This is a predicted structure of a 105-nucleotide RNA (Glycine riboswitch aptamer) from Bradyrhizobium jicamae. The sequence was found by an Rfam model in a public genome assembly. NCBI's taxonomy places the organism under Bacteria, Pseudomonadati, Hyphomicrobiales, Nitrobacteraceae, Bradyrhizobium. Of the family's consensus pairs, 91% are formed in the model.

C1' cells in the first nucleotide's frame, strides 16, 4: 500500500403458509326495547380448543464430502418439538460502510 478469508456492528433487500372454526370475557358503533338496565348485530384484543398449512431463526436426522481417518467436523435436503400463517416483529442469505484479526505479494 492492495487483494482475500473470517468475525462484530450500522443502513438496505429478503421468502412461505387459514387476517380459518368454535367458546365464553373485555372495549367501541349503532338498533330494538324498557323504567330496567336485556337483546341480537358488526369491528377490534387477548384466553383456551379444534381441523388445515410453512419452513430462511432455534432443535433434531440422514448424508454426498472433508478431515488430524480410533472418531470427528458437516447442507439451502428430510422431520417439524419448539417457532411461524394480515400489518407489525422475525427471518437463512445478501449488497454495502466501518472496526478488529489472520494469511499473503
Nucleotide at each position: 500500500u492492495u487483494c482475500g478469508a473470517c468475525g462484530a456492528u450500522g443502513c438496505g433487500g429478503g421468502a412461505g403458509a387459514g387476517a380459518u372454526c368454535g367458546a365464553a370475557g373485555c372495549g367501541a358503533a349503532g338498533g330494538c326495547a324498557u323504567c330496567a338496565g336485556g337483546c341480537a348485530u358488526u369491528c377490534g384484543c387477548g384466553u383456551c380448543g379444534g381441523c388445515g398449512c410453512c419452513g430462511a431463526c432455534g432443535g433434531a436426522g440422514c448424508a454426498a464430502c472433508c478431515g488430524c481417518c480410533c472418531c470427528g467436523g458437516a447442507a439451502a435436503c428430510u422431520c417439524u418439538c419448539a417457532g411461524g400463517c394480515a400489518a407489525a416483529a422475525g427471518g437463512a442469505c445478501u449488497g454495502u460502510a466501518u472496526c478488529g484479526u489472520c494469511a499473503g505479494g